[in-house]
Context: one part of a larger RNA
Molecule: small-subunit ribosomal RNA, 3' minor domain
Organism: Sphingosinicellaceae bacterium
RNA sequence: CACCGCCCGUCACACCAUGGGAUUUGGAUUCACCCGAAGGCAGUGCGCUAACCAGCAAUGGAGGCAGCUGACCACGGUGGGUUUAGAGACUGGGGUGAAGUCGUAACAAGGUAGCCGUAGGGGAACCUGCGGCUGGAUCACCUCCUU
Numbered sequence: 001c002a003c004c005g006c007c008c009g010u011c012a013c014a015c016c017a018u019g020g021g022a023u024u025u026g027g028a029u030u031c032a033c034c035c036g037a038a039g040g041c042a043g044u045g046c047g048c049u050a051a052c053c054a055g056c057a058a059u060g061g062a063g064g065c066a067g068c069u070g071a072c073c074a075c076g077g078u079g080g081g082u083u084u085a086g087a088g089a090c091u092g093g094g095g096u097g098a099a100g101u102c103g104u105a106a107c108a109a110g111g112u113a114g115c116c117g118u119a120g121g122g123g124a125a126c127c128u129g130c131g132g133c134u135g136g137a138u139c140a141c142c143u144c145c146u147u
Stems, first nucleotide, its partner, number of pairs: 003110001005107001008103002011100001013097004018092003023087012039072001041070004047065003052061003113134009
């Protein structure tokens, strides 16, 4: 302060965070396929080859080199999946706010007692039906306790 009280919801305005959201931008990761540098490895090696071997020598052998082939494979490319961060027309409710709009639902029997469940309805608080509770006032009766 104390009924000139308290108080509920819609709506309007402002701000804040948040859910949904076609689409969109990036990150991480993963799968399939394509490509396949360098490299070592494997194979091949008709070209090349001082050292080793044989040989008087020519030459041959061994080994090696270039080259070629192959699997592996970095990067890259195409398509898909998962995950994460952001943007996003529109949309849902929530919170806060001096004050605003509409009503007045609750608190006294709050002016239709209230509340709970459920169904239907309604600008909103709410209203109506059914069932339940007393955490209902008033009046009357009964039982018990105290004086």